[in-house]
RNA sequence: AGAGUUUGAUCCUGGCUCAGGGUGAACGCUGGCGGCGUGUCUAAGGCAUGCAAGUCGAACGAUCCACUUCGGUGGAGAGUGGCAAACGGGUGAGUAACACAUUGGAAACCUACCUCUGACUCGGGGACAACCACUUGAAAAGGUGGCUAAUACCCGAUGGUCUCCGCCUUCAUAUGGAUGGCGGAGUAAAGUUCCGGCGGUCAGAGAGGGUCCUAUGGUCUAUCAGCUUGUUGGUAGGGUAAUGGCCUACCAAGGCUACGACGGAUAGCGGGUGUGAGAGCAUGACCCGCCUCACUGGGACUGAGACACUGCCCAGACUCCUACGGGAGGCUGCAGUCAAGAAUCUUCCGCAAUGCGCGAAAGCGUGACGGAGCGACGCCGCGUGAUCGAUGAAGCCCUUCGGGGUGUAAAGGUCUUUUCUCAAGGAGGAACGUUGACAGUACUUGAGGAAUAAGGGGCUGCCAAACUCGUGCCAGCAGCAGCGGUAAUACGAGUGCCCCGAGCGUUACCCGGAUUUACUGGGCGUAAACGGUCCGCAGGCGGUUUGGAUAGUCUUCGGUCAAAUCUUCAGGCUCAACCUGGAGACUGCUGGAGAAACUUCCUCACUAGAGGCUGGGAGAGGCAAGCGGAAUUGCCGGUGUAGCAGUCAAAUGCGAUAAUAUCGGUAGGAACACCAAUAGCGAAGGCAGCUUGCUGGAACAGUCCUGACGCUCAUGGACGAAAGCGUGGGUAGCGAAUGGGAUUAGAUACCCCAGUAGUCCACGCCCUAAACGAUGGAUACUAGAUUUUGGGAGUUUCGACCCUCUCAGAGUCGGCAAACCAAGCUAACGCCUUAAGUAUCCCGCCUGGGGAGUACGGCCGCAAGGCUAAAACUCAAAGGAAUUGACGGGAACCCGCACAAGCGGUGGAGCAUGUGGUUUAAUUCGAUAUUAAGCGAGGAACCUCACCAAGGCUUGACAUCCCGGGAAUCCUGCAGAAAUGCGGGAGUGCCUUACGGAACCCGGUGACAGGUGCUGCAUGGUUGUCGUCAGCUCGUGUCGUGAGACGUAUGGUUAAGUCCCAUAACGAGCGCAACCCCUAUCCUGCGUUACAAUUUCACAGGAAACUGCCCCGUAUAACGGGGAGGAAGGCGGGGACGACGUCAAAUCAGCAUGGCCCUUACGCCUUGGGCGACACACGUGCUACAAUGGCCGGAACAAAGGGUUGCCAAACCGCGAGGUGGAGCUAAUCCCAUAAAUCCGGCCCCAGUUCGGAUUGGGGUCUGCAACUCGACUCCAUGAAGUCGGAAUCGCUAGUAAUCGUGAAUCAGCCUCAUCACGGUGAAUACGUUCUCGGGUUUUGUACACACCGCCCGUCACAUCAAGAAAGUCGGCAAUGCCCGAACCUGGCGGUUGUCAGGGAAGGCAGGGCCGAUGAUAGGGAUGAAGUCGUAACAAGGCA
Repeated sequence: AGAGUUUGAUCCUGGCUCAGGGUGAACGCUGGCGGCGUGUCUAAGGCAUGCAAGUCGAACGAUCCACUUCGGUGGAGAGUGGCAAACGGGUGAGUAACACAUUGGAAACCUACCUCUGACUCGGGGACAACCACUUGAAAAGGUGGCUAAUACCCGAUGGUCUCCGCCUUCAUAUGGAUGGCGGAGUAAAGUUCCGGCGGUCAGAGAGGGUCCUAUGGUCUAUCAGCUUGUUGGUAGGGUAAUGGCCUACCAAGGCUACGACGGAUAGCGGGUGUGAGAGCAUGACCCGCCUCACUGGGACUGAGACACUGCCCAGACUCCUACGGGAGGCUGCAGUCAAGAAUCUUCCGCAAUGCGCGAAAGCGUGACGGAGCGACGCCGCGUGAUCGAUGAAGCCCUUCGGGGUGUAAAGGUCUUUUCUCAAGGAGGAACGUUGACAGUACUUGAGGAAUAAGGGGCUGCCAAACUCGUGCCAGCAGCAGCGGUAAUACGAGUGCCCCGAGCGUUACCCGGAUUUACUGGGCGUAAACGGUCCGCAGGCGGUUUGGAUAGUCUUCGGUCAAAUCUUCAGGCUCAACCUGGAGACUGCUGGAGAAACUUCCUCACUAGAGGCUGGGAGAGGCAAGCGGAAUUGCCGGUGUAGCAGUCAAAUGCGAUAAUAUCGGUAGGAACACCAAUAGCGAAGGCAGCUUGCUGGAACAGUCCUGACGCUCAUGGACGAAAGCGUGGGUAGCGAAUGGGAUUAGAUACCCCAGUAGUCCACGCCCUAAACGAUGGAUACUAGAUUUUGGGAGUUUCGACCCUCUCAGAGUCGGCAAACCAAGCUAACGCCUUAAGUAUCCCGCCUGGGGAGUACGGCCGCAAGGCUAAAACUCAAAGGAAUUGACGGGAACCCGCACAAGCGGUGGAGCAUGUGGUUUAAUUCGAUAUUAAGCGAGGAACCUCACCAAGGCUUGACAUCCCGGGAAUCCUGCAGAAAUGCGGGAGUGCCUUACGGAACCCGGUGACAGGUGCUGCAUGGUUGUCGUCAGCUCGUGUCGUGAGACGUAUGGUUAAGUCCCAUAACGAGCGCAACCCCUAUCCUGCGUUACAAUUUCACAGGAAACUGCCCCGUAUAACGGGGAGGAAGGCGGGGACGACGUCAAAUCAGCAUGGCCCUUACGCCUUGGGCGACACACGUGCUACAAUGGCCGGAACAAAGGGUUGCCAAACCGCGAGGUGGAGCUAAUCCCAUAAAUCCGGCCCCAGUUCGGAUUGGGGUCUGCAACUCGACUCCAUGAAGUCGGAAUCGCUAGUAAUCGUGAAUCAGCCUCAUCACGGUGAAUACGUUCUCGGGUUUUGUACACACCGCCCGUCACAUCAAGAAAGUCGGCAAUGCCCGAACCUGGCGGUUGUCAGGGAAGGCAGGGCCGAUGAUAGGGAUGAAGUCGUAACAAGGCA
């Protein structure tokens, strides 16, 4: 000191979260020792038991006990009396207050014990306890009579500097003061003794203690705004130690309050404590000071002191005793107990020390205190060993299998003994002494033995530290972001590592970080935030100058700010924590002295602020009255006839009772075209025909007057669009609601036809708007340019206009279209003399999103509603500006067989083939919009084969290693469907060091093989697609806070980011093009087989085309158009070649491969079946429907391929498929091999045909182990649908489409009508880019970024949660009125027995106030992977 988290990325705003420190803590795991501290924060809930305040015989009488030298001495407990018990100890309920803190005051006061000073201490008297007798009661407790002492009580005397009254003097003083003097009145005492004293009384002083008063300070709430009747003051009296409405009577009507009264909530206050750089914020355990309370409430008594924690009286609640008549009690003292709670200790020892009470003292008492005990609750210290010890054991973990880690760690060797155990010694704390609880403790010494002693949390980022296995959006984690859906460094475990360590984590709370309430130290155009506007009281702030004052301010010197704490320096416990001493600090308050710049106050002046006066002008400023024309509509009349109106298109509607159209007349209401503007006026809202009246404000000129009179403004007041409300008018047009017609899936909308409130007027309310410049007001300062409105001056003129300058206002410096915005500010956009710049003053407002501008309360309103204004709960975001993309039923430009123009098809039929679906034992699997579907498959009868049924095998069909045997190999029998099983026979090879070895076969053992099993979402490789589209990037530089931009744009041009020009860019790369191949022309060379001729052809090499030449256009460029020449002309035609990337696109079944899974099976072998099924649906093809044709006969012309397990000639046989045959050919030689369409001749004559050939029957051929399921071909017979194909849709721009045949791969054969090649014949059309689809570039909008197949809203349904309302119900708090009224107080009577009156706690009754709990029900809110209905918003979001 910061970090994480909103986004694809960025900057900002803004919240949430984390890292630090702390605690009277608690919880989890763990736990060796010591020291010092600390320990009911909750129920101020209830308490058993014990103790916590007594002491004095030197105040007194009587009694008892012990001893006695009988003289007495010592002691005990009860009583009288004295002192103490008001301290010490506990608590924080109450209290927002003179309770506390600080500063002053008391001239308005008190003070026992103690110290000092002065004076005095004389005389007398009567009682009451104890005790005795009687007596009541269960007890507690008494009652009656009698005796008695005192330092108990009473009376008298004396008395001063005491008190009171009166007078005088001096000082002081706001007051009841002090001093001195005189006179009058009044009040004292107690004795005891050891003879030293100890006491007693009066008075004064001191010290310490207390009481009262003033000022100042410290919580929240205005959704508490008015409070108060002893209230405020006075007089008199009472009361008190003393002032005072403290109390009473009378008189007056005051007193407090926005600087927050009164009410409500909460709370003991301070020194301090925690944190923080500080300012602050939070807090008030322990220790110290003050206050307060003592079961709850009230009250007094005694006393120096109390309204009294362990005293008294009364009332109440509770508990206990009881003989039921009555009594007793008060742990918020120390222990302890129950309860409550997450949670807090021993019913310990001692008065040895310190202190307190009493006492002359000894001493007694003391749960104050000193100690010990329990708790890791905190802080501090120590230890759990030290050293040597391997290229490093074992175990465990990981591994790329080589190794690595744990790790010098262990073992082992040597050493030490803090701690521990045992034993011995043994303090200080003690002083006057014989007195030590702690304690045989601290400490010291000796012995023993590594012995008795390590865990907790974490390891995705923040944040130090990672691997393996298990799990599979499950289980779980999580402070935030977020992990987990089969390769999880985030879950659980193991190993390793990191941090701290007798602790470590978690939870709770406080401060910090948070400048996130901003005094230090924030903001308000768009992020939250300027009040709709003005006026204006209080308040805040305020121009120049003179003199004075000195409140603020500054300097200096005093007083105080308790101690402890804190800082620092020393010292004491072995160190430290802890303790002791010195110094400092405690930022405050207060007194004295001084200064006078600034602020303030008083004062003399001033005119620059402000206001006034005079003058002439501008203006939709306001109010009222009157007037005007155009238009719409209605009505009347004329002309006139069938439509009008309306829409994308229609319909409803109007019209034959005459509309619309047109002419004339008339009525009524509302609004004011042109002028008109980027214009003017007004505080804002707002204001527009013309005229008149009344009236507000502003600007300018004159520089005449006043002399700071000013600025802002909480509360308050006035105004305040539209809509709306009330009453009464008015109503032409328009037009919520409503009706009808359309649209639509629906259409309570958009469109159309009607149409009521309303819109208009008068009066009265309402008081809100995106009331916006989303920008409060005032003043000053900080470059300009230009337009315009109003005024003035100058110049000029006869006068003006124009022009120049100036004041005040309104704009612009974007755009068609000239012109610039600079500094500064800003997150950026942008603002920029009209600031969002630089400054000052005042006001308003903001503090994450939602809930919510809502609820409750209050105020206002007729209502609608407005103003003020929360919380629970919930989320980790919500947001601003800008960037790159993507998208748009946004825009511009451009391209493509994209459309259009054409030609031919598909979709209908039959068949072939693929797919879906269905079926099946199986119909193996994959491919699924474009980019799957004659695709993987360029050959499924077996094999292939992955599927199914059945039969078998288990180191295996295949690989390597080991062992045993055997050569290999060949022939063959039986069983079986085969695999396989059981046999028979033949055969003995090669190398050798003579053991054996190599290849091969059989058997065995275990490592292993094997898997077309899964994951293409773990991968490699390959491929499709956008797309042969023209794009995609980089280096340096520049611009921008940044993401990014420029480069790569604009203008031209191109097939092209192709080229040119230009330019904050300059260059470069991948793409384009070219280089490569084929082809078109020519030349050269060569040529076996071709031809026999120069040629053709094949191969090899070369030439040729480059806008090179001419003309035109264009910026002269790039380029385009035309022409010449040429085989070919502007890329000549075709191919290969596919940028950065996209689709988690396809493929684990071509292959390879990580992981997972199977292992007598998911492996392997075999036979048979299946992949060929068939109601259907789709894709791709073939053949057709015919005459541009079919059939028959004859004739002609290719290219490119293939061939030895092969192609196969001639010839012969067969109608044919084919057979026989065997020549030739390893191929420019031979063969496949007749090309077909075409041409010539003939027949058919428009028909389901001489079209068409499906289907079916029969006979054959060929391949093959085998054609049943399931081959192809041939012959004879059969002769189906089909007569050109709905919506829709495909291909093609030239040697192309169309049409015709040929070949090849695969292959035994073939389902090939497919695919890939080859040639033959050989068209039509393109105006053009509006539309459809796709693409490119630019621009624009965006709430999208998984990127429009996006995002997202509301109702409804379900579940959960919190809050409000609610007929009511219940409880609490404080008060009010009345009734009753204890103790006690006051007063009267009376006189001790009391009684009366007033006050008086608790209680009762009553009606209200405030707060809380609960409540059927109804409404809204929030939240919740996959519910329903629609599509509101974001693009022109499809109606901005």

This is a predicted structure of a 1440-nucleotide RNA (small-subunit ribosomal RNA) from a metagenome. It matches the Rfam family "Bacterial small subunit ribosomal RNA". Its family is annotated with ribosome and structural constituent of ribosome in the Gene Ontology. Its mean pLDDT, the model's own confidence on a scale to 100, is 84.